[in-house]
Context: one part of a larger RNA
């Protein structure tokens, strides 16, 4: 030495657990800032260094107001020493240092260093508190507005690559990343020159595009959700200003009008109306809900096990509560709570009514008006599932340029014809996206999983920076957290005792596997 056994010691898998995480559902909200945001810096507690949390020189807090109960002084466990009409929730207010759009002026963010007005202090100067003093756009002016910031979602300008094509260039990634602008609680699109208001589901990986490769990929239509449509332009008519050739012309305000089976102006009729309808505008108005919360049924046992009864044995009860959860094991009737039924001083919202606005007719004849550098064409691109194609239809540049109602535009090159539709002005809730807070749910995770973070987590920590970025969870029913002795150094660690159901649960603290390291003990070399 090696093999086997018990016993450790190391180490932390397993296993049970979950304070935390994800993920869907459903209601609900949804901007915030010069009245200084978001974000920090620095402080602030009787003993408080430090962390996080609160909070601001009035600094774990001040006030009113409502809520609430016997304890409180945040995580935080200790000694003092308050408080309870507290504490603690909730609405509103007061205060709210420096930096920060940062704004008087500067600056290497939280610091420097000022000016006028009013205090205050000094003999006098310095010095102190308070309040103005930045730009730019509106306005005469007084005053007023604007930036900054913002997680996902919107629209718009810009716009890659890697990658796929088994190579690679048209092609794909992909109008994605990303960067810059702008707006809102949702953007955005939308009211037929009809592809088309959004938004699911089907149609369909279907016509179809396509180095017809990779790949891309509709529509008709038919099924839901929601559902609301509307103002202008001009024709005509007043008013007012300005021009001039005195007849107009230009312009601004009211009026009037909005459409394709064409509408509307003017002319003529008819009707009717202090009506009726609608209404997304304003005001009155004030429900249901949110923001604390509060009532809330029904069990005992001196029996067994046990350290403990919720378990077992016996009798019972309520149940509009037998969802969950906790309590020394496993409770419908011990606790919190469910089911059910109340509740708001103050804030927030904000249906129903109510009222005011606003809007809402026919026939005839006339032929005045109905969105011009417009449509459209050529060239060149962009977008449409559509890579130029036979490529409509939409958008831009750029050159050309109608008709104008007996008028235009489209129906996927063009003609015919038929048929749908009136372009060149604008607005418009819903359903639809993200997030949040409530609430609920899980063939989701349970500490190498589940968010990077269940812990002082975007923390130590690395990086000049952008920026990258962890490991760490568990005594115990309760701390009962080892009085008190022995060795030791008045250590550290053991031994005794004690505590406890258990200390081989003593804080490196639940189980406590395997590598490794030992000790004894058999055999064996």
């Nucleotide at each position: 030495g090696g093999c086997u056994g018990a016993c450790g010691g190391g180490g932390g898998a397993u296993g049970c657990c979950u304070a935390g995480g994800c993920a869907u559902c459903a209601a609900g909200a949804g901007c915030c800032g010069a009245a200084g945001a978001a974000g920090g810096a620095c402080g602030u507690g009787g003993c408080u260094a430090a962390g996080c949390u609160g909070c601001g020189a009035a600094a774990a807090g001040c006030u009113a107001c409502g809520g609430g109960u016997a304890g409180u002084c945040g995580c935080u466990g200790g000694c003092a020493g308050a408080c309870g009409u507290a504490a603690c929730c909730g609405u509103a207010g007061a205060u709210a240092u420096c930096c920060g759009a940062a704004u008087g002026g500067g600056g290497c963010a939280a610091c420097c260093c000022a000016a006028c007005g009013a205090g205050c202090g000094u003999g006098a100067u310095g010095g102190c508190u308070c309040g103005u003093u930045a730009c730019u756009c509106c306005g005469c002016a007084a005053g007023g507005a604007g930036a900054g910031g913002c997680a996902a979602g919107c629209g718009g300008c810009u716009g890659a690559a890697c990658u796929g094509a088994a190579a690679c260039a048209u092609c794909u990634a992909a109008g994605u990343a990303a960067g810059c602008c702008g707006a809102g609680g949702a953007a955005a699109a939308g009211a037929g020159a009809a592809u088309a208001u959004u938004c699911c589901c089907c149609a369909a990986g279907u016509a179809g595009u396509g180095g017809c490769g990779a790949a891309c990929g509709a529509a008709c239509g038919g099924g839901g959700a929601g559902g609301a449509g509307c103002c202008u332009a001009a024709a005509c008519c007043g008013a007012g200003a300005g021009a001039u050739u005195u007849a107009u012309c230009u312009u601004u305000c009211g009026g009037g009008g909005u459409u394709g089976u064409a509408g509307g102006a003017c002319c003529g009729c008819c009707a009717a109306a202090u009506a009726u309808g609608a209404u997304a505008c304003g005001a009155u108005g004030g429900a249901a809900g949110c923001u604390a919360g509060a009532c809330g049924a029904a069990a005992g046992g001196u029996c067994c096990u046990g350290g403990g009864a919720a378990g077992g044995c016996c009798u019972g009860c309520c149940g509009g509560a037998g969802c969950g959860g906790g309590u020394g094991a496993u409770a419908g009737c011990c606790c919190c709570g469910u089911a059910g039924u109340c509740g708001a001083a103050a804030g927030c919202a904000g249906a129903a009514a109510u009222u005011g606005g606003u809007c809402a007719g026919g026939c005839g004849g006339c032929a005045c008006c109905u969105g011009a550098g417009u449509a459209g064409c050529g060239c060149g691109g962009g977008g449409c599932a559509c890579g130029u194609g036979a490529a409509a239809u939409c958008c831009c540049g750029u050159g050309u340029g109608a008709a104008g109602c007996u008028g235009g535009g489209g129906a996927g090159a063009c003609c015919a014809c038929u048929u749908c539709c009136c372009a060149a002005g604008g607005c418009u809730a819903a359903a639809u996206a993200c997030u949040c807070u409530u609430g609920a749910u899980g063939a989701c995770c349970g500490a190498u999983a589940g968010u990077g973070a269940a812990c002082a987590a975007g923390u130590a920590c690395c990086g000049u920076g952008a920026g990258g970025g962890a490991a760490a969870g568990g005594u115990g029913a309760a701390a009962a957290g080892c009085a008190c002795c022995c060795c030791g150094a008045c250590a550290a660690g053991g031994g005794g005792a004690a505590u406890g159901a258990a200390a081989u649960a003593g804080a490196u603290c639940c189980u406590g596997a395997a590598a490794c390291c030992g000790u004894c003990a058999g055999c064996u070399u």
Predicted 3D model of a 525-nucleotide part of an RNA (large-subunit ribosomal RNA, domain I) from a Bacteroidota bacterium. Model confidence (mean pLDDT): 82 of 100. The RNAcentral record of the full RNA draws on ENA.